Record summary
A computed fold for a 539-nucleotide part of an RNA from a bacterium, annotated as large-subunit ribosomal RNA, domain I. Model confidence (mean pLDDT): 81 of 100. Its Rfam family is "Bacterial large subunit ribosomal RNA".

Context: one part of a larger RNA
RNA sequence: AGUAUAGAGUGGAUGCCUAGACACCAAAUUUCGAUGAAGGACGUAGCUAGCAGCGAUAUGCUUCGGAGAGCCGCUAAGCAGGCUUUGACCCGGAGAUUUCCGAAUGGGGUAACCCCCAGGGAGUCAUGUCCUUGGAACCUAUUUAUUUAGGUGGAUCACCUGGAGAAUUGAAACAUCUUAGUACCCAGGGAAAAGAAAACAAAUAGUGAUUCCCUUAGUAGUGGCGAGCGAAAAGGGAAUAGCCCAAACCAUGCGUUUCGACGCGUGGGGUUGUAGGACUCCAAUAUCUUCUUUUAUUUUGUUAGCCGAAGGAGCCUGGAAAGGCCAGCCAUAGCGUGUAAUAGCCACGUAGGUGAAAACAAGUAAAAGAGGUAGGAUGUUCCUGAGUAGGGUCGGACACGUGUAAUCCGGCUUGAAUCUGCGAGGACCACCUCGUAAGGCUAAAUAGAUUUGGUGCUCGAUAGUGAACUAGUACCGUGAGGGAAAGGUGAAAAGCAUCCCUGUUAGGGAGUUGAAAUAGUACCUGAAACUCUAUACUU
Numbered sequence: 001a002g003u004a005u006a007g008a009g010u011g012g013a014u015g016c017c018u019a020g021a022c023a024c025c026a027a028a029u030u031u032c033g034a035u036g037a038a039g040g041a042c043g044u045a046g047c048u049a050g051c052a053g054c055g056a057u058a059u060g061c062u063u064c065g066g067a068g069a070g071c072c073g074c075u076a077a078g079c080a081g082g083c084u085u086u087g088a089c090c091c092g093g094a095g096a097u098u099u100c101c102g103a104a105u106g107g108g109g110u111a112a113c114c115c116c117c118a119g120g121g122a123g124u125c126a127u128g129u130c131c132u133u134g135g136a137a138c139c140u141a142u143u144u145a146u147u148u149a150g151g152u153g154g155a156u157c158a159c160c161u162g163g164a165g166a167a168u169u170g171a172a173a174c175a176u177c178u179u180a181g182u183a184c185c186c187a188g189g190g191a192a193a194a195g196a197a198a199a200c201a202a203a204u205a206g207u208g209a210u211u212c213c214c215u216u217a218g219u220a221g222u223g224g225c226g227a228g229c230g231a232a233a234a235g236g237g238a239a240u241a242g243c244c245c246a247a248a249c250c251a252u253g254c255g256u257u258u259c260g261a262c263g264c265g266u267g268g269g270g271u272u273g274u275a276g277g278a279c280u281c282c283a284a285u286a287u288c289u290u291c292u293u294u295u296a297u298u299u300u301g302u303u304a305g306c307c308g309a310a311g312g313a314g315c316c317u318g319g320a321a322a323g324g325c326c327a328g329c330c331a332u333a334g335c336g337u338g339u340a341a342u343a344g345c346c347a348c349g350u351a352g353g354u355g356a357a358a359a360c361a362a363g364u365a366a367a368a369g370a371g372g373u374a375g376g377a378u379g380u381u382c383c384u385g386a387g388u389a390g391g392g393u394c395g396g397a398c399a400c401g402u403g404u405a406a407u408c409c410g411g412c413u414u415g416a417a418u419c420u421g422c423g424a425g426g427a428c429c430a431c432c433u434c435g436u437a438a439g440g441c442u443a444a445a446u447a448g449a450u451u452u453g454g455u456g457c458u459c460g461a462u463a464g465u466g467a468a469c470u471a472g473u474a475c476c477g478u479g480a481g482g483g484a485a486a487g488g489u490g491a492a493a494a495g496c497a498u499c500c501c502u503g504u505u506a507g508g509g510a511g512u513u514g515a516a517a518u519a520g521u522a523c524c525u526g527a528a529a530c531u532c533u534a535u536a537c538u539u
Base pairs, nucleotide, nucleotide: 001538002537003536004535005534006533007532008531009530015524016488017487020459021458022456023455024454025453026452027451028450029449030448031155032154039101040100041099042055043054044053046079047078049075050074051073052059061095062094063093064092065091066090070083071082072081106115107114108113116135117134118133119132120131121130122129137152138151139150140149141148159189160188161187162186163185170177174224199207200206211238212237213236214235221229222228242441243440244439245385249268250267251266252265253264254263255262256261273419275384276383277382278381279379280377281376282375288372289371290370291369292368293367294366295365296364298363299362300361301360302359303358305354306353307352312326314325315324316323328345329344330334336348337347338346390414391413392412393411394410395409396408397407400426421436422435423434424433425432475482476481495523498510499509500508501507
């Protein structure tokens, strides 16, 4: 030095556990902000470092309910001092207070700081000082008057709509193409957007606003026909809801006027395609319905709660019974968790019932107010959205890359018709069919987030969130930003009184607690690598 065996150490794998995650489902909510937000700084407890709470009324104040014996948050025990059946602590509703920064808004500024003006007040002989109110900009209306009143600003990191809009990448290179209308940026919403046919379709059949899901279908297509991209109708479901203007015409006010009339405002009227309406005539006063406000011996739900069945000091093992044996009971409750091992009957609960002073949400009823809503006939006349539809050219969107390219949108340039009208049916024409553009509104089904509840062939501490612990913490970086490690004594601290060794508050021994101390806080189990000691053998 090696090998083997044994005993220790180191180390923290494995097993078991869970206080935390993850995913889905259901319900509710879906904005907050100059009445100062989101997010912070600094304070605040008798002693107070961090977290959590709160704001100079600071670990809390008032009030209304619940609950009922202890309490003064957690790590975290202690000392001191208090509160409490005249109801504390705790839980819920409503209010008060709410420093400073921050859109930050009196001016400034290196955020949480400095300085000022005007009015009022406290105090001082007086000044300084202190308290309090107001003091940004822009927009709208208003006013003698920047006079008064109202609004805007910022947050969001998910979702949605609109505007603007890449590249890496793929094509095994690369330019059309792709990545992708993605990422990023801006504006807006609570859901958004869309939406009541100038729709789809069909070939002589039909449907009837929009949205979402399944299917159609990786089909039809598109494509340096490469890489790739990629529908729709029909069908089945979810949810359903329809309306209002402009115009013709009438009345009225104002303005202009070449006195012919015209324009604007207000009110009535009117709203569509088997065309409708105005105008003229006839008939009629009915029916249904929407919104707002107020009230209620009113209903339901949410925000605290409450009641809630049934076992035994039997015997055995054990530290401990919920285990085994004996012999009972309840069950609209044998889901679950805890209790010294595995409990329907020990505790919390569970099934089933029950409950609100206050606030909120939804509904119902009544009252008041404000609206909306119906028929027929005739057809001479009038109306039915114009720089619009369409064309040219150049782009963009449509699954569709200019293609036979319809349809939709935009820049430039042109430019109709008026119901005997006009548009569409994928070039275009005819016939046929369907519709009625150039104005607007519209709940639900849908997306995401938060809260609460539930569930799990999800994970079990190198897993699961980055984070089961002081976690977006420590630490790193000028900064944008990056970003950890770290769980487990025991049923209960019963956390080792006392003695001994020693320089020792280190460490150990005796002893004690405990079922166990090789469970002693460097604490469950305690693998391997690695280290040491002893013995044997080999060199």